[in-house]
RNA sequence: AUAGAGACAGGUGAUGGAGUUCACCUUAAAUGCUGUUUUGCUAAUGACUCCUACAGGCGA
Numbered sequence: 001a002u003a004g005a006g007a008c009a010g011g012u013g014a015u016g017g018a019g020u021u022c023a024c025c026u027u028a029a030a031u032g033c034u035g036u037u038u039u040g041c042u043a044a045u046g047a048c049u050c051c052u053a054c055a056g057g058c059g060a
Stems, first nucleotide, its partner, number of pairs: 009026005016051006032041002
């Protein structure tokens, strides 16, 4: 210096935050779909719940 393994800790899961849980990563995991090559489409979750933002309808 390189490679491998282990420990501790951490991080990631298409747009924000928190809790629970699952999976993945060890410098990677991750970075949606679509093709009239876009003045296109869906979504704040990996999943569940709550809050915030956004959209539609109704009522006060």
Molecule: Fluoride riboswitch aptamer (crcB RNA motif)